The prediction has a mean pLDDT of 78. This is a predicted structure of a 151-nucleotide RNA (SAM riboswitch aptamer (S box leader)) from a Steroidobacteraceae bacterium. Its Rfam family is "SAM riboswitch aptamer (S box leader)". From the family's description: The SAM riboswitch is found upstream of a number of genes which code for proteins involved in methionine or cysteine biosynthesis in Gram-positive bacteria. Rfam links the family to the GO term regulation of gene expression. The organism belongs to Steroidobacteraceae, within Bacteria. The sequence was found by an Rfam model in a public genome assembly.
[in-house]
RNA sequence: CGCUCAUCUAGACCGGCUGAGGGAAAGGCCCUUCGAAGCCGGGGCAACCAUCCCGGACCCCUCAAAGGGUCUUGAGGAAACGGUGCCAACUCCUGCGGCGCAUCGCCCCCUUGGAAAGCUCCAGGGAGGGUGGAGCGCCGAUAGAUGAUCC
Numbered sequence: 001c002g003c004u005c006a007u008c009u010a011g012a013c014c015g016g017c018u019g020a021g022g023g024a025a026a027g028g029c030c031c032u033u034c035g036a037a038g039c040c041g042g043g044g045c046a047a048c049c050a051u052c053c054c055g056g057a058c059c060c061c062u063c064a065a066a067g068g069g070u071c072u073u074g075a076g077g078a079a080a081c082g083g084u085g086c087c088a089a090c091u092c093c094u095g096c097g098g099c100g101c102a103u104c105g106c107c108c109c110c111u112u113g114g115a116a117a118g119c120u121c122c123a124g125g126g127a128g129g130g131u132g133g134a135g136c137g138c139c140g141a142u143a144g145a146u147g148a149u150c151c
Base pairs, nucleotide, nucleotide: 002150004148005147006146007145008144013042014041015040016039017038021031022030023029026094027093028092043087044086045085048083049082051078052077053076054074055072056071057070058069059068060067091143096140097139098138099137100136101135103133104132105131106130107129108128109126110125111124112123113122114121115120
């Protein structure tokens, strides 16, 4: 660098150094000299791995219980050692696809009235059919982030 799987609407900031950018990229929209990013120190959040507790299943031992072991996806709990991660905004929002809602345009169909004379035009109506646009919502895909396993 990469494969696979899981999660991504919750949560959590101070000080020092430094000094102009940052939010992955594009477009938006934001943050930022009342100090960006980065580095250092401290603090915190969380519970992915690991750990511990409770519950469950099975096994060993036993007459039985007690005891011991293995596993556990159970919308269980803890956070005090460890491995990461994180501490503006839903992954800040959008893009691609589907569905729904309401809406606008066009075409067809049906229908009412009028004009014309040739099958057209004008004005209106329709809980009908098709199609397209912008909007809102939901779901999914893509991309990204983090972790775990593997390489």